[in-house]
Predicted 3D model of a 95-nucleotide RNA (TPP riboswitch aptamer (THI element)) from Agromyces terreus. The coordinates come from a structure-prediction model, not an experiment, and the mean pLDDT is 77. It was read from a public genome assembly, where an Rfam model found it. Rfam family: TPP riboswitch aptamer (THI element). Its family is annotated with thiamine pyrophosphate binding in the Gene Ontology.
RNA sequence: GACAGUGACACGGGGUGCCGCGCUGCGCGGCUGAGAUCACACCCGUCGAACCUGAUCUAGUUCGGACUAGCGAAGGGAUGUCGCGAUGAGCGAUC
Repeated sequence: GACAGUGACACGGGGUGCCGCGCUGCGCGGCUGAGAUCACACCCGUCGAACCUGAUCUAGUUCGGACUAGCGAAGGGAUGUCGCGAUGAGCGAUC
């Protein structure tokens, strides 16, 4: 005397579509997903695909749909502390 990673706490960021029926304020059911608008839940926080722009995009698939793939070695995008890591990577001095 350190990194990645990991756990906790606090803080912050983000999305909430599509289809069917009834109804016209909404409700119920179905599809994918961690999450489909209040759940204080879920996901993500710079080694950042959580999420946004491109996008009323392109190809495939589907009753439909960011459902799948491309776009994407594109452009943006939100942090601090403590513990473990550490029975110590590594560095310095002395012998």